RNA sequence: AUCAUCAUUGGGAAUGAAGUUCUCCCAGGCGAAAGCUGAACCGCUGUUAAGCUGAUGACUUCUGCAAUAUG
Numbered sequence: 001a002u003c004a005u006c007a008u009u010g011g012g013a014a015u016g017a018a019g020u021u022c023u024c025c026c027a028g029g030c031g032a033a034a035g036c037u038g039a040a041c042c043g044c045u046g047u048u049a050a051g052c053u054g055a056u057g058a059c060u061u062c063u064g065c066a067a068u069a070u071g
Base pairs, nucleotide, nucleotide: 009027010026011025012024013023016062017061018060019059020058022057028037029036030035043052044051045050
């Protein structure tokens, strides 16, 4: 120097919010500093016209939409 692992912290996981972190992923580079840039994430099918599932990564609660039943 590079790679890997562990711990801590932060962020993310296709339609809203909160909680649980039980899962997974990212957190790097340049710079004296300021700052610049970057990652994880942004569903599937397709004849590229269009079509399909779902408010969760998973669980719980609330809200919205849809269906059914009762009053």

Predicted 3D model of a 71-nucleotide RNA (Fluoride riboswitch aptamer (crcB RNA motif)). Rfam family: Fluoride riboswitch aptamer (crcB RNA motif). For this family Rfam cites "An excited state underlies gene regulation of a transcriptional riboswitch" (Zhao et al., Nat Chem Biol, 2017). Gene Ontology terms of the family: response to fluoride and positive regulation of gene expression. The coordinates come from a structure-prediction model, not an experiment, and the mean pLDDT is 76.